[in-house]
Context: one part of a larger RNA
RNA sequence: UGACGGGGGCCCGCACAAGCGGUGGAGCAUGUGGUUUAAUUCGACGCAACGCGCAGAACCUUACCAGCCCUUGACAUGGGGGUCGCGGCUUCCAGAGAUGGAAGCUUUCAGUUCGGCUGGACCCCACACAGGUGCUGCAUGGCUGUCGUCAGCUCGUGUCGUGAGAUGUUGGGUUAAGUCCCGCAACGAGCGCAACCCCUAUCUUCAGUUGCCAUCGGUUCGGCCGGGCACUCUGAAGAAACUGCCGGUGACAAGCCGGAGGAAGGCGGGGAUGACGUCAAGUCCUCAUGGCCCUUAUGGGCUGGGCUACACACGUGCUACAAUGGAUAAUUCAGAGGGUUGCGAACCCGUAAGGAGGAGCUAAUCUCAGAAAAUUAUUCGUAGUCCGGAUUGGAGUCUGCAACUCGACUCCAUGAAGUCGGAAUCGCUAGUAAUCGCGAAUCAGCAUGUCGCGGUGAAUACGUUCCCGGGCCUUGUACA
Repeated sequence: UGACGGGGGCCCGCACAAGCGGUGGAGCAUGUGGUUUAAUUCGACGCAACGCGCAGAACCUUACCAGCCCUUGACAUGGGGGUCGCGGCUUCCAGAGAUGGAAGCUUUCAGUUCGGCUGGACCCCACACAGGUGCUGCAUGGCUGUCGUCAGCUCGUGUCGUGAGAUGUUGGGUUAAGUCCCGCAACGAGCGCAACCCCUAUCUUCAGUUGCCAUCGGUUCGGCCGGGCACUCUGAAGAAACUGCCGGUGACAAGCCGGAGGAAGGCGGGGAUGACGUCAAGUCCUCAUGGCCCUUAUGGGCUGGGCUACACACGUGCUACAAUGGAUAAUUCAGAGGGUUGCGAACCCGUAAGGAGGAGCUAAUCUCAGAAAAUUAUUCGUAGUCCGGAUUGGAGUCUGCAACUCGACUCCAUGAAGUCGGAAUCGCUAGUAAUCGCGAAUCAGCAUGUCGCGGUGAAUACGUUCCCGGGCCUUGUACA
RNA backbone atom coordinates (compact mmCIF):
# COMPACT_ATOMS: atom_id res chain seq x y z
C1' U A 1 0.00 0.00 0.00
C1' G A 2 -3.66 -3.63 -0.30
C1' A A 3 -6.66 -7.79 1.35
C1' C A 4 -9.30 -9.66 5.47
C1' G A 5 -12.20 -9.23 10.58
C1' G A 6 -18.70 -13.26 13.71
C1' G A 7 -14.03 -4.31 14.58
C1' G A 8 -16.44 0.71 14.40
C1' G A 9 -19.00 4.99 11.73
C1' C A 10 -21.80 6.84 7.26
C1' C A 11 -24.53 5.37 2.74
C1' C A 12 -26.89 2.46 -1.29
C1' G A 13 -29.41 -1.77 -3.97
C1' C A 14 -36.51 -5.89 -4.73
C1' A A 15 -30.81 -6.88 -0.08
C1' C A 16 -34.26 -7.47 4.05
C1' A A 17 -38.98 -5.81 5.75
C1' A A 18 -44.41 -4.67 3.78
C1' G A 19 -47.18 -6.94 -0.25
C1' C A 20 -48.63 -9.80 -4.95
C1' G A 21 -47.64 -14.05 -7.85
C1' G A 22 -44.65 -18.37 -8.38
C1' U A 23 -40.93 -22.78 -8.02
C1' G A 24 -40.25 -27.13 -4.69
C1' G A 25 -45.79 -31.93 -4.73
C1' A A 26 -48.82 -33.88 -10.15
C1' G A 27 -48.74 -34.82 -15.71
C1' C A 28 -46.12 -33.27 -19.86
C1' A A 29 -42.22 -30.24 -22.67
C1' U A 30 -37.10 -29.07 -22.62
C1' G A 31 -31.81 -28.96 -20.92
C1' U A 32 -28.20 -31.48 -17.72
C1' G A 33 -26.10 -35.45 -14.62
C1' G A 34 -26.05 -40.61 -14.30
C1' U A 35 -26.80 -45.24 -16.52
C1' U A 36 -27.11 -47.80 -21.09
C1' U A 37 -25.23 -48.20 -26.03
C1' A A 38 -21.71 -50.02 -31.94
C1' A A 39 -22.60 -44.66 -31.31
C1' U A 40 -25.91 -42.33 -27.76
C1' U A 41 -20.69 -36.21 -31.43
C1' C A 42 -18.53 -31.98 -28.80
C1' G A 43 -18.39 -27.76 -25.59
C1' A A 44 -20.59 -24.99 -21.12
C1' C A 45 -20.32 -26.59 -14.24
C1' G A 46 -21.61 -21.57 -7.75
C1' C A 47 -23.54 -16.63 -8.52
C1' A A 48 -21.67 -15.68 -14.05
C1' A A 49 -23.17 -24.24 -16.74
C1' C A 50 -28.15 -26.79 -17.04
C1' G A 51 -35.48 -23.90 -22.99
C1' C A 52 -26.99 -22.48 -22.82
C1' G A 53 -23.79 -22.72 -28.24
C1' C A 54 -28.93 -25.13 -31.11
C1' A A 55 -32.92 -18.29 -34.66
C1' G A 56 -35.65 -24.79 -35.05
C1' A A 57 -31.13 -33.28 -35.27
C1' A A 58 -36.62 -37.65 -40.09
C1' C A 59 -32.22 -37.53 -44.89
C1' C A 60 -29.14 -33.16 -45.04
C1' U A 61 -27.42 -30.57 -40.86
C1' U A 62 -23.51 -34.09 -38.31
C1' A A 63 -18.73 -33.25 -36.06
C1' C A 64 -20.58 -39.77 -33.55
C1' C A 65 -21.23 -45.41 -34.88
C1' A A 66 -21.50 -49.80 -38.48
C1' G A 67 -20.69 -51.13 -43.39
C1' C A 68 -19.20 -50.06 -48.60
C1' C A 69 -15.85 -47.03 -51.42
C1' C A 70 -11.54 -42.89 -52.97
C1' U A 71 -6.09 -41.73 -52.31
C1' U A 72 -2.71 -35.19 -55.50
C1' G A 73 -7.86 -36.28 -53.25
C1' A A 74 -14.64 -32.62 -52.30
C1' C A 75 -11.27 -27.55 -52.55
C1' A A 76 -6.22 -24.06 -54.05
C1' U A 77 -1.46 -23.03 -56.77
C1' G A 78 2.49 -24.93 -59.77
C1' G A 79 4.99 -29.00 -64.02
C1' G A 80 4.35 -32.53 -68.29
C1' G A 81 0.99 -34.95 -71.81
C1' G A 82 -3.90 -35.40 -74.20
C1' U A 83 -8.99 -33.51 -75.92
C1' C A 84 -11.76 -29.03 -77.72
C1' G A 85 -18.88 -33.37 -77.84
C1' C A 86 -16.01 -29.16 -72.54
C1' G A 87 -20.44 -28.71 -70.10
C1' G A 88 -25.85 -29.49 -69.74
C1' C A 89 -30.40 -32.63 -70.31
C1' U A 90 -32.64 -37.55 -70.90
C1' U A 91 -32.60 -42.91 -70.87
C1' C A 92 -30.60 -47.87 -69.79
C1' C A 93 -27.39 -51.69 -67.01
C1' A A 94 -24.85 -53.29 -62.06
C1' G A 95 -25.13 -51.49 -57.06
C1' A A 96 -28.06 -49.77 -50.68
C1' G A 97 -25.86 -45.56 -52.59
C1' A A 98 -21.31 -43.36 -53.49
C1' U A 99 -19.53 -45.15 -57.89
C1' G A 100 -18.55 -47.76 -62.55
C1' G A 101 -20.23 -48.65 -67.66
C1' A A 102 -23.32 -47.68 -72.22
C1' A A 103 -26.57 -44.81 -75.51
C1' G A 104 -29.25 -40.48 -77.35
C1' C A 105 -30.18 -35.01 -77.72
C1' U A 106 -28.06 -30.17 -77.38
C1' U A 107 -25.77 -23.25 -78.03
C1' U A 108 -19.06 -26.67 -81.69
C1' C A 109 -14.96 -21.62 -75.78
C1' A A 110 -11.98 -16.75 -76.35
C1' G A 111 -7.81 -14.11 -78.51
C1' U A 112 -4.59 -14.55 -82.70
C1' U A 113 1.05 -12.18 -85.78
C1' C A 114 -3.23 -18.06 -88.57
C1' G A 115 2.09 -21.29 -85.84
C1' G A 116 -2.16 -26.35 -81.92
C1' C A 117 0.86 -20.02 -80.92
C1' U A 118 -1.46 -18.02 -76.19
C1' G A 119 -5.35 -18.32 -72.66
C1' G A 120 -9.57 -21.09 -70.63
C1' A A 121 -12.26 -25.71 -69.46
C1' C A 122 -11.96 -30.99 -68.75
C1' C A 123 -9.16 -35.77 -68.45
C1' C A 124 -4.51 -38.62 -67.35
C1' C A 125 0.55 -38.95 -64.89
C1' A A 126 4.30 -37.77 -61.18
C1' C A 127 5.46 -34.65 -57.19
C1' A A 128 5.47 -30.27 -54.21
C1' C A 129 1.18 -30.00 -51.48
C1' A A 130 -4.09 -29.90 -50.20
C1' G A 131 -7.19 -31.48 -46.06
C1' G A 132 -8.14 -32.27 -40.39
C1' U A 133 -15.14 -29.73 -36.03
C1' G A 134 -7.49 -33.73 -34.30
C1' C A 135 -4.76 -31.60 -29.12
C1' U A 136 -3.38 -27.27 -26.34
C1' G A 137 -8.53 -21.06 -24.57
C1' C A 138 -2.66 -22.58 -19.22
C1' A A 139 1.04 -20.26 -26.11
C1' U A 140 -2.58 -16.36 -28.64
C1' G A 141 -5.77 -12.48 -31.65
C1' G A 142 -10.72 -11.28 -31.97
C1' C A 143 -15.36 -11.58 -29.51
C1' U A 144 -18.11 -12.38 -24.87
C1' G A 145 -19.72 -13.13 -19.60
C1' U A 146 -19.00 -11.14 -14.58
C1' C A 147 -18.34 -7.70 -10.37
C1' G A 148 -21.56 -3.36 -12.39
C1' U A 149 -24.24 1.38 -15.25
C1' C A 150 -21.21 0.02 -9.21
C1' A A 151 -18.73 5.37 -8.86
C1' G A 152 -14.88 4.68 -9.13
C1' C A 153 -9.55 4.34 -11.67
C1' U A 154 -5.36 7.32 -12.66
C1' C A 155 -1.67 11.06 -14.44
C1' G A 156 1.61 15.79 -14.76
C1' U A 157 3.95 19.43 -11.84
C1' G A 158 4.55 20.89 -6.79
C1' U A 159 5.00 19.64 -1.53
C1' C A 160 5.94 15.96 2.58
C1' G A 161 8.72 11.32 3.79
C1' U A 162 15.71 8.07 4.14
C1' G A 163 12.20 4.89 1.52
C1' A A 164 8.00 1.82 0.15
C1' G A 165 4.66 5.77 -0.48
C1' A A 166 1.42 9.95 0.89
C1' U A 167 -1.00 14.45 -0.68
C1' G A 168 -4.45 15.76 -4.65
C1' U A 169 -9.10 11.67 -4.27
C1' U A 170 -9.22 13.28 2.86
C1' G A 171 -12.73 16.96 5.86
C1' G A 172 -18.13 19.91 6.45
C1' G A 173 -22.62 19.77 3.54
C1' U A 174 -25.11 17.73 -0.91
C1' U A 175 -26.24 14.35 -5.06
C1' A A 176 -28.44 8.91 -8.75
C1' A A 177 -23.18 10.10 -9.40
C1' G A 178 -15.16 11.63 -7.44
C1' U A 179 -22.64 15.45 -8.82
C1' C A 180 -21.86 20.21 -7.12
C1' C A 181 -20.52 23.90 -3.16
C1' C A 182 -17.28 25.40 0.90
C1' G A 183 -12.66 24.48 3.24
C1' C A 184 -7.69 22.61 2.61
C1' A A 185 0.01 22.04 0.25
C1' A A 186 -1.86 21.58 -3.23
C1' C A 187 -2.78 23.39 -8.50
C1' G A 188 -4.49 21.31 -12.83
C1' A A 189 -5.69 17.25 -16.22
C1' G A 190 -7.36 12.35 -18.34
C1' C A 191 -10.59 7.68 -18.55
C1' G A 192 -15.38 6.99 -16.32
C1' C A 193 -20.66 10.09 -14.29
C1' A A 194 -23.81 13.55 -16.78
C1' A A 195 -24.89 15.65 -21.61
C1' C A 196 -24.64 15.09 -26.98
C1' C A 197 -27.83 9.77 -30.03
C1' C A 198 -32.76 6.80 -30.61
C1' C A 199 -37.97 5.77 -29.05
C1' U A 200 -42.03 7.79 -26.20
C1' A A 201 -45.45 11.87 -23.70
C1' U A 202 -47.78 17.95 -25.72
C1' C A 203 -48.15 21.60 -29.50
C1' U A 204 -46.93 24.23 -34.22
C1' U A 205 -45.47 24.44 -39.50
C1' C A 206 -45.02 21.86 -44.17
C1' A A 207 -47.07 17.71 -47.06
C1' G A 208 -52.45 14.83 -48.28
C1' U A 209 -52.19 9.02 -51.15
C1' U A 210 -52.97 3.87 -50.60
C1' G A 211 -54.61 7.50 -44.96
C1' C A 212 -58.91 10.51 -42.70
C1' C A 213 -64.47 12.28 -43.09
C1' A A 214 -66.30 17.84 -39.71
C1' U A 215 -69.22 20.50 -43.39
C1' C A 216 -72.16 19.89 -48.72
C1' G A 217 -74.47 16.51 -52.38
C1' G A 218 -75.48 11.46 -54.12
C1' U A 219 -75.97 6.40 -52.35
C1' U A 220 -76.77 -0.19 -53.50
C1' C A 221 -76.00 2.57 -46.58
C1' G A 222 -69.99 0.06 -47.26
C1' G A 223 -65.82 6.84 -46.91
C1' C A 224 -69.07 3.47 -51.28
C1' C A 225 -68.99 7.91 -55.02
C1' G A 226 -68.43 13.32 -56.08
C1' G A 227 -65.84 16.40 -52.99
C1' G A 228 -62.66 18.30 -48.87
C1' C A 229 -57.44 18.13 -46.14
C1' A A 230 -60.49 20.49 -41.02
C1' C A 231 -59.71 16.00 -37.59
C1' U A 232 -57.06 11.11 -36.95
C1' C A 233 -52.73 9.44 -38.88
C1' U A 234 -48.20 9.21 -41.48
C1' G A 235 -42.94 11.64 -41.59
C1' A A 236 -39.72 15.79 -42.06
C1' A A 237 -38.57 20.42 -39.63
C1' G A 238 -39.18 23.12 -35.21
C1' A A 239 -41.13 24.71 -30.08
C1' A A 240 -41.23 23.04 -25.12
C1' A A 241 -38.39 21.61 -18.97
C1' C A 242 -33.87 25.11 -17.42
C1' U A 243 -34.81 24.42 -10.18
C1' G A 244 -36.48 29.13 -15.26
C1' C A 245 -40.57 31.78 -11.40
C1' C A 246 -42.65 32.37 -6.04
C1' G A 247 -42.31 31.01 -0.72
C1' G A 248 -39.67 28.34 3.14
C1' U A 249 -35.00 26.16 4.71
C1' G A 250 -29.66 26.12 4.40
C1' A A 251 -23.05 28.63 5.72
C1' C A 252 -25.39 34.63 1.92
C1' A A 253 -23.25 28.30 -1.15
C1' A A 254 -24.37 23.71 -3.45
C1' G A 255 -28.88 21.96 -2.69
C1' C A 256 -33.56 20.27 -0.27
C1' C A 257 -39.08 20.99 0.78
C1' G A 258 -43.74 23.17 -0.79
C1' G A 259 -46.45 25.97 -4.61
C1' A A 260 -47.81 28.24 -9.39
C1' G A 261 -48.06 27.72 -14.50
C1' G A 262 -47.74 23.51 -17.74
C1' A A 263 -49.05 17.86 -21.87
C1' A A 264 -44.91 16.84 -18.91
C1' G A 265 -41.16 18.96 -12.79
C1' G A 266 -36.81 18.46 -10.68
C1' C A 267 -32.47 12.47 -14.32
C1' G A 268 -40.45 13.09 -17.15
C1' G A 269 -40.52 7.30 -18.84
C1' G A 270 -37.67 3.57 -21.71
C1' G A 271 -33.32 2.17 -24.80
C1' A A 272 -28.30 2.36 -26.67
C1' U A 273 -23.90 3.49 -24.14
C1' G A 274 -20.11 -0.83 -19.65
C1' A A 275 -13.80 3.29 -16.84
C1' C A 276 -8.78 1.05 -14.75
C1' G A 277 -9.14 -3.78 -13.82
C1' U A 278 -10.81 -9.03 -11.55
C1' C A 279 -11.92 -14.32 -12.43
C1' A A 280 -4.68 -18.14 -16.27
C1' A A 281 -13.55 -16.90 -16.39
C1' G A 282 -15.64 -18.76 -21.69
C1' U A 283 -14.64 -19.82 -26.81
C1' C A 284 -8.55 -23.40 -31.11
C1' C A 285 -16.36 -26.59 -32.86
C1' U A 286 -17.85 -19.07 -35.98
C1' C A 287 -13.35 -17.00 -37.71
C1' A A 288 -7.95 -16.09 -37.48
C1' U A 289 -3.42 -18.15 -35.52
C1' G A 290 1.97 -20.31 -32.82
C1' G A 291 3.39 -25.21 -31.43
C1' C A 292 2.35 -30.54 -31.55
C1' C A 293 -0.02 -34.68 -34.07
C1' C A 294 -2.60 -37.69 -38.65
C1' U A 295 -1.22 -38.14 -44.23
C1' U A 296 -4.29 -45.23 -48.68
C1' A A 297 -6.04 -41.65 -42.82
C1' U A 298 -7.36 -38.43 -37.21
C1' G A 299 -8.43 -36.59 -44.77
C1' G A 300 -12.79 -37.32 -48.57
C1' G A 301 -17.69 -39.68 -50.56
C1' C A 302 -22.12 -42.66 -49.57
C1' U A 303 -26.16 -45.91 -47.32
C1' G A 304 -28.28 -47.07 -42.77
C1' G A 305 -28.25 -46.00 -37.63
C1' G A 306 -27.30 -42.46 -33.51
C1' C A 307 -27.53 -37.27 -31.31
C1' U A 308 -34.86 -38.76 -29.82
C1' A A 309 -32.07 -44.67 -25.43
C1' C A 310 -34.26 -44.77 -19.64
C1' A A 311 -34.47 -48.19 -12.71
C1' C A 312 -33.18 -42.76 -11.51
C1' A A 313 -31.50 -37.32 -9.71
C1' C A 314 -31.54 -31.88 -10.62
C1' G A 315 -32.55 -27.06 -13.33
C1' U A 316 -35.95 -24.13 -16.53
C1' G A 317 -40.93 -23.99 -18.35
C1' C A 318 -46.19 -25.32 -19.99
C1' U A 319 -51.02 -27.28 -18.38
C1' A A 320 -53.87 -28.00 -14.18
C1' C A 321 -56.11 -29.14 -9.54
C1' A A 322 -61.72 -25.46 -10.83
C1' A A 323 -67.52 -21.64 -9.82
C1' U A 324 -63.31 -14.55 -9.86
C1' G A 325 -64.65 -21.31 -13.07
C1' G A 326 -66.03 -25.05 -17.31
C1' A A 327 -69.48 -25.35 -21.55
C1' U A 328 -72.90 -23.18 -25.38
C1' A A 329 -74.72 -18.89 -28.05
C1' A A 330 -74.52 -13.63 -29.20
C1' U A 331 -71.70 -9.17 -29.36
C1' U A 332 -67.16 -5.21 -28.85
C1' C A 333 -62.25 -3.03 -28.96
C1' A A 334 -55.56 -3.48 -30.57
C1' G A 335 -50.56 -2.77 -31.60
C1' A A 336 -46.33 -4.30 -33.94
C1' G A 337 -44.74 -7.23 -37.80
C1' G A 338 -44.30 -10.68 -42.42
C1' G A 339 -45.38 -11.61 -47.73
C1' U A 340 -43.36 -12.89 -55.25
C1' U A 341 -39.49 -20.05 -54.85
C1' G A 342 -44.25 -15.58 -51.26
C1' C A 343 -49.05 -13.88 -48.61
C1' G A 344 -53.20 -15.91 -50.67
C1' A A 345 -59.40 -13.20 -50.58
C1' A A 346 -64.61 -14.23 -52.18
C1' C A 347 -67.48 -18.52 -53.40
C1' C A 348 -67.78 -24.09 -53.08
C1' C A 349 -66.61 -29.19 -50.62
C1' G A 350 -65.35 -31.54 -45.80
C1' U A 351 -67.49 -32.44 -38.54
C1' A A 352 -62.36 -30.75 -38.75
C1' A A 353 -57.11 -30.66 -39.90
C1' G A 354 -57.60 -29.37 -44.87
C1' G A 355 -58.95 -29.49 -50.21
C1' A A 356 -60.56 -27.01 -54.64
C1' G A 357 -60.32 -22.08 -56.44
C1' G A 358 -57.56 -18.32 -58.02
C1' A A 359 -59.20 -12.27 -57.40
C1' G A 360 -55.73 -8.84 -55.45
C1' C A 361 -50.87 -7.54 -53.72
C1' U A 362 -43.32 -6.10 -54.74
C1' A A 363 -48.00 -3.71 -50.08
C1' A A 364 -50.80 3.00 -45.27
C1' U A 365 -54.11 -0.04 -51.36
C1' C A 366 -54.17 -6.79 -51.40
C1' U A 367 -53.27 -10.57 -47.80
C1' C A 368 -51.70 -13.45 -43.25
C1' A A 369 -56.16 -11.78 -39.86
C1' G A 370 -61.20 -14.50 -36.67
C1' A A 371 -57.50 -10.69 -31.59
C1' A A 372 -58.21 -13.08 -26.74
C1' A A 373 -59.33 -11.99 -21.95
C1' A A 374 -63.70 -8.57 -21.27
C1' U A 375 -69.45 -7.98 -21.81
C1' U A 376 -74.61 -10.25 -22.16
C1' A A 377 -77.80 -14.65 -21.74
C1' U A 378 -78.42 -19.88 -20.49
C1' U A 379 -76.51 -24.22 -18.04
C1' C A 380 -73.54 -27.06 -14.53
C1' G A 381 -73.89 -27.00 -8.09
C1' U A 382 -68.71 -28.84 -5.11
C1' A A 383 -68.49 -34.10 -7.36
C1' G A 384 -62.20 -36.63 -9.09
C1' U A 385 -67.25 -33.57 -11.50
C1' C A 386 -69.96 -30.97 -17.89
C1' C A 387 -62.81 -29.89 -13.43
C1' G A 388 -58.27 -31.82 -15.53
C1' G A 389 -56.29 -33.48 -19.83
C1' A A 390 -51.82 -37.43 -19.70
C1' U A 391 -51.97 -42.19 -21.89
C1' U A 392 -53.80 -45.64 -25.40
C1' G A 393 -56.90 -47.69 -29.78
C1' G A 394 -59.00 -46.39 -34.57
C1' A A 395 -59.61 -43.15 -38.88
C1' G A 396 -57.43 -39.09 -41.43
C1' U A 397 -54.83 -34.20 -43.23
C1' C A 398 -50.30 -31.58 -44.56
C1' U A 399 -45.03 -30.90 -45.60
C1' G A 400 -41.32 -33.61 -47.82
C1' C A 401 -37.44 -38.55 -52.40
C1' A A 402 -39.00 -40.47 -47.61
C1' A A 403 -42.78 -39.36 -41.31
C1' C A 404 -40.78 -47.28 -38.91
C1' U A 405 -36.80 -45.88 -35.56
C1' C A 406 -38.23 -40.05 -35.09
C1' G A 407 -42.75 -34.62 -37.50
C1' A A 408 -46.92 -31.36 -36.69
C1' C A 409 -52.10 -31.15 -36.81
C1' U A 410 -57.58 -33.00 -37.07
C1' C A 411 -61.86 -36.22 -35.76
C1' C A 412 -64.11 -40.40 -32.88
C1' A A 413 -63.31 -43.27 -28.58
C1' U A 414 -60.32 -43.75 -23.97
C1' G A 415 -60.18 -40.43 -19.52
C1' A A 416 -54.21 -41.34 -15.67
C1' A A 417 -51.99 -38.29 -11.84
C1' G A 418 -53.70 -34.03 -9.73
C1' U A 419 -58.37 -31.40 -4.42
C1' C A 420 -52.99 -25.70 -4.12
C1' G A 421 -47.86 -28.66 -2.78
C1' G A 422 -42.32 -30.36 3.31
C1' A A 423 -37.62 -28.26 4.31
C1' A A 424 -36.28 -24.63 1.26
C1' U A 425 -36.34 -21.00 -2.66
C1' C A 426 -37.41 -17.13 -7.00
C1' G A 427 -39.40 -12.65 -9.54
C1' C A 428 -41.53 -7.91 -9.12
C1' U A 429 -42.05 -0.77 -6.76
C1' A A 430 -46.54 1.24 -11.99
C1' G A 431 -48.93 1.07 -17.05
C1' U A 432 -44.86 -2.53 -13.13
C1' A A 433 -46.50 -7.58 -11.09
C1' A A 434 -50.38 -10.70 -12.46
C1' U A 435 -53.40 -12.10 -16.53
C1' C A 436 -54.98 -12.24 -22.06
C1' G A 437 -54.13 -12.98 -26.88
C1' C A 438 -51.14 -11.37 -31.59
C1' G A 439 -46.63 -11.28 -34.60
C1' A A 440 -41.53 -12.32 -36.16
C1' A A 441 -36.65 -14.79 -36.76
C1' U A 442 -34.93 -19.83 -37.63
C1' C A 443 -37.89 -22.72 -41.08
C1' A A 444 -39.97 -27.69 -46.77
C1' G A 445 -42.37 -29.32 -42.17
C1' C A 446 -41.89 -28.88 -36.72
C1' A A 447 -42.24 -23.65 -30.57
C1' U A 448 -44.90 -24.86 -23.90
C1' G A 449 -38.40 -21.88 -26.13
C1' U A 450 -36.51 -16.95 -27.74
C1' C A 451 -37.25 -11.92 -29.41
C1' G A 452 -41.01 -8.28 -29.97
C1' C A 453 -46.33 -6.19 -29.74
C1' G A 454 -50.46 -4.42 -27.71
C1' G A 455 -55.44 -5.45 -24.25
C1' U A 456 -57.14 -5.63 -18.95
C1' G A 457 -54.61 -3.98 -14.82
C1' A A 458 -53.39 -4.37 -8.83
C1' A A 459 -51.26 -4.69 -3.61
C1' U A 460 -47.37 -2.74 -0.61
C1' A A 461 -42.86 -0.01 1.02
C1' C A 462 -43.33 1.66 8.87
C1' G A 463 -38.34 1.44 8.19
C1' U A 464 -32.61 -0.06 7.77
C1' U A 465 -32.09 -4.03 13.63
C1' C A 466 -31.07 -8.46 10.83
C1' C A 467 -29.57 -11.90 5.76
C1' C A 468 -26.85 -10.97 0.79
C1' G A 469 -23.93 -7.78 -2.43
C1' G A 470 -21.55 -3.05 -2.99
C1' G A 471 -19.25 2.22 -2.02
C1' C A 472 -16.42 5.83 1.35
C1' C A 473 -13.71 6.86 6.01
C1' U A 474 -11.38 4.74 10.21
C1' U A 475 -9.15 0.75 13.39
C1' G A 476 -6.53 -4.21 14.33
C1' U A 477 -3.55 -7.98 11.90
C1' A A 478 1.55 -13.44 13.19
C1' C A 479 -1.81 -12.47 5.65
C1' A A 480 0.45 -10.64 0.44
Description
Small-subunit ribosomal RNA, 3' major domain from an uncultured prokaryote, 480 nucleotides, folded computationally. Model confidence (mean pLDDT): 84 of 100.